[in-house]
Molecule: Fluoride riboswitch aptamer (crcB RNA motif)
Organism: Deltaproteobacteria bacterium
RNA sequence: AAAUCUCAUGGCGAUGGAGUUCGCCGAAAGCGCUUCUCAUGUGAAGCUGAUGACUCCUGCUCUUGA
Numbered sequence: 001a002a003a004u005c006u007c008a009u010g011g012c013g014a015u016g017g018a019g020u021u022c023g024c025c026g027a028a029a030g031c032g033c034u035u036c037u038c039a040u041g042u043g044a045a046g047c048u049g050a051u052g053a054c055u056c057c058u059g060c061u062c063u064u065g066a
Base pairs, nucleotide, nucleotide: 010025011024012023013022016057017056018055019054020053021052032047033046034045035044036043
């Protein structure tokens, strides 16, 4: 240094916070999608979403009314 094991009661789920719940991870879980392209890699162009799921708040965008 690497591998393995034990411990933690912690972390993660493509843009913020909280509650509930689900899944995953133990230095990992995680780091979106489509097309150019038959496969891989690189590069370029384009698209959706503040949720893993539900609800609420905040922010952004569109429409209507006052």